About this RNA:
Small-subunit ribosomal RNA, 5' domain from an uncultured bacterium, 494 nucleotides, folded computationally. The coordinates come from a structure-prediction model, not an experiment, and the mean pLDDT is 84. Rfam family: Bacterial small subunit ribosomal RNA. Its family is annotated with structural constituent of ribosome and ribosome in the Gene Ontology. The full RNA is in RNAcentral, with records from ENA.

[in-house]
Context: one part of a larger RNA
RNA sequence: GACGAACGCUGGCGGCGUGCUUAAAACAUGCAAGUCGAACGAAGUAGCAAUACUUAGUGGCGGACGGGUGAGUAACGCGUGAGCAACCUGCCUUAACCUGGGGAAUAACCUUUGGAAACAAGGGCUAAUACCGCACAGUCUUACUUUAGGGAAUCCUGGAGUAAGUAAAGAUGUAACAGUCGGGUUAAGAUGGGCUCGCGUCCCAUUAGCUUGUUGGUAGGGUAACGGCCUACCAAGGCGACGAUGGGUAGCCGACCUGAGAGGGUGAUCGGCCACACUGGAACUGAGAAACGGUCCAGACUCCUACGGGAGGCAGCAGUUGGGAAUAUUGGGCAAUGGAGGCAACUCUGACCCAGCAACGCCGCGUGAAGGAAGAAGGUCUUCGGAUUGUAAACUUCUGUCGCAGGGGAAGAAGAAUGACGGUACCCUGUAAGAAAGCCCCGGCAAACUACGUGCCAGCAGCCGCGGUAAUACGUAGGGGGCGAGCGUUGUCC
Numbered sequence: 001g002a003c004g005a006a007c008g009c010u011g012g013c014g015g016c017g018u019g020c021u022u023a024a025a026a027c028a029u030g031c032a033a034g035u036c037g038a039a040c041g042a043a044g045u046a047g048c049a050a051u052a053c054u055u056a057g058u059g060g061c062g063g064a065c066g067g068g069u070g071a072g073u074a075a076c077g078c079g080u081g082a083g084c085a086a087c088c089u090g091c092c093u094u095a096a097c098c099u100g101g102g103g104a105a106u107a108a109c110c111u112u113u114g115g116a117a118a119c120a121a122g123g124g125c126u127a128a129u130a131c132c133g134c135a136c137a138g139u140c141u142u143a144c145u146u147u148a149g150g151g152a153a154u155c156c157u158g159g160a161g162u163a164a165g166u167a168a169a170g171a172u173g174u175a176a177c178a179g180u181c182g183g184g185u186u187a188a189g190a191u192g193g194g195c196u197c198g199c200g201u202c203c204c205a206u207u208a209g210c211u212u213g214u215u216g217g218u219a220g221g222g223u224a225a226c227g228g229c230c231u232a233c234c235a236a237g238g239c240g241a242c243g244a245u246g247g248g249u250a251g252c253c254g255a256c257c258u259g260a261g262a263g264g265g266u267g268a269u270c271g272g273c274c275a276c277a278c279u280g281g282a283a284c285u286g287a288g289a290a291a292c293g294g295u296c297c298a299g300a301c302u303c304c305u306a307c308g309g310g311a312g313g314c315a316g317c318a319g320u321u322g323g324g325a326a327u328a329u330u331g332g333g334c335a336a337u338g339g340a341g342g343c344a345a346c347u348c349u350g351a352c353c354c355a356g357c358a359a360c361g362c363c364g365c366g367u368g369a370a371g372g373a374a375g376a377a378g379g380u381c382u383u384c385g386g387a388u389u390g391u392a393a394a395c396u397u398c399u400g401u402c403g404c405a406g407g408g409g410a411a412g413a414a415g416a417a418u419g420a421c422g423g424u425a426c427c428c429u430g431u432a433a434g435a436a437a438g439c440c441c442c443g444g445c446a447a448a449c450u451a452c453g454u455g456c457c458a459g460c461a462g463c464c465g466c467g468g469u470a471a472u473a474c475g476u477a478g479g480g481g482g483c484g485a486g487c488g489u490u491g492u493c494c
Base pairs, nucleotide, nucleotide: 001493002492003491005490006489007488008487009486012365013364014363015362016361017360018358019357020323025321026320027319029318030317031316034061035060036059039058040057042055043054044053045052046051068276069275070274077201078200079199080198081197082196083195084194087193088192092189093188094187095186096185097184098183099182100134102132103131109124110123111122112121113120114119140165141164142163143162144161145160146159147158148157149156150155170181171180172179202248203247204246209239210238211237214236215235216234217233218232219231220230221229251273252272253271254270255266256265257264258263278299279298280297281296282295301312302311303310304309329355331354332353333352337351338349339348340347341346368398369397370396371395378389379388380387381386403431404430405429406428407427408426412421438483439482440481441480442479443464444463445462449478450477451476452475453474459466460465
């Protein structure tokens, strides 16, 4: 000098930030991911009806983003620089073309049965942008033939041809077209990812040898894709004092702190990447997951039970218990920004924007200003003369930051509507010095001294050291010094 700090004493206001560093301990309760009726049938409600509305279900898109945490990880995890002639990419953009004709089911619903429940099973009916064939096939995929060009290379790019194979869905709207929103194929882009490599990335040698899918090859499988990724066979290799292997510790970085720099330390908030989601394992769906608020299995724990069986996962936002020196509200709003769905209206959004709590930090402001000597009283000291507190107070004249009261009152909203914050900020008027100063230190280092008490006691102390009867070092008082809504102490880093 710095801090996500804590503790002690003290504490007026505002702005902007920050706030479980410990138990990746366990969690009551509420909310945090839905949306679309312009894909579909049906049921219900209102109505005489036309029709309108609501929704459990089928279906689509989204629940792989956003939000949290740092347990694990010493690793291509991260950083940086390259590569993929070894790859994928929903939604979006651009371009071209297409969107023909059929079929069989199934939930909902009705019904039966089992069960305490969770839920499950059977029978019957029905729709679709759900599912399955067929047609057309330029491009596309696979195999083959031929040909042009290119590359350092496994090879890459293009043209022509043959064979085989692969598509689609409608809705709205209109008098009907149209229009709008969709659907399919292909090419390209954008975005996002996957993989590979060079270099860098803590401590211990009181860890010296490690390795059998191990190292390489051939063939096959698998993957979006290369690859011992996996399998069979063959060879016997591969790594290591340039530190393998083992052990310990740790998320990495942009950055942050310090320092003249070099360096050292840290990795809170914010941003990028990674990993994890009660513990361990697994796959399904999907463009994308080995999926925090999905599924299955096992385990520990908690809860319900009719004892047969079931339910759950806050390292989301609040909140509770526990641990701890220690860390906040079970708040408001979708007004803005952004996200999901929807043609839209809109719905959802504890992301986010705000408010609340905390001197936790930084910054700003205030606790009054000017005048005022009889140098008042009181206190303290005293050589008893006085000195000091001290222009300090009183007193006089002002001011109105802040406070209080009243009135007005935003921007943030994107030419309409829409403001949680908020009757907030800010402005005007009135009022009244009125509510608002402490903490540490005074032997030297190191700015600041006297008196009394105590008597190696009580105590102080960062180091040196003070205290045993004149203590500037202990305690109190007066005075002084420093900083100031803070001041000290402790801890940690430079």